A computed fold for a 72-nucleotide RNA from a Bacteriovoracaceae bacterium, annotated as transfer RNA. The source organism's lineage runs through Bacteria, Pseudomonadati, Bdellovibrionota, Bacteriovoracia and Bacteriovoracaceae.
RNA sequence: UGGCGUGUAGCUCAGCGGGAGAGCAUCCCCUUGACACGGGGAAGGUCGUAGGUUCAAUCCCUAUCACGCCAA
Numbered sequence: 001u002g003g004c005g006u007g008u009a010g011c012u013c014a015g016c017g018g019g020a021g022a023g024c025a026u027c028c029c030c031u032u033g034a035c036a037c038g039g040g041g042a043a044g045g046u047c048g049u050a051g052g053u054u055c056a057a058u059c060c061c062u063a064u065c066a067c068g069c070c071a072a
Stems, first nucleotide, its partner, number of pairs: 001071007010024004018055001026042005048064005
């Protein structure tokens, strides 16, 4: 320098055009003599960033940033 992949909740990840989600973690309630387990609920997100396409973008296109791999 070029190519490819990844980037979504505190962590690990799903989500291939119209509802932003799961598990774990956190908080509250139920349950217990108490804890754990279990059950119910809540909070938590500029979907890496900036543009573009579209009635509508986490998703498609372009550029760019970070990380990883490969090539030179």
Rfam family: tRNA. The family's RNA type in Rfam is transfer RNA. Model confidence (mean pLDDT): 84 of 100.